[in-house]
Molecule: transfer RNA
Organism: Desulfosporosinus sp.
RNA sequence: GGGGAAGUAACUCAGUUGGUAGAGUGGGGAUCUUAUAAAUAUCUGGUCGGUGGUUCGAGUCCAUCCUUCCCUACCA
Numbered sequence: 001g002g003g004g005a006a007g008u009a010a011c012u013c014a015g016u017u018g019g020u021a022g023a024g025u026g027g028g029g030a031u032c033u034u035a036u037a038a039a040u041a042u043c044u045g046g047u048c049g050g051u052g053g054u055u056c057g058a059g060u061c062c063a064u065c066c067u068u069c070c071c072u073a074c075c076a
Base pairs, nucleotide, nucleotide: 001072002071003070004069005068006067007066010025011024012023013022019056026044027043028042030040031039049065050064051063052062053061
């Protein structure tokens, strides 16, 4: 340099045909216990990487940029 994959909650990840953004873990206080742990139920938490575009409507489609990873080529 060329090609490919990924970016969604603090972390790990879902999200179907474009139509109300979710789960587990984590954190908070509660129940239980003499107390802790475990367990149970509950609450909390989002610029869907940035910008622009298409659309009545975009996490999802298009363009571009950024970041990470993989493959490949070249130089040393």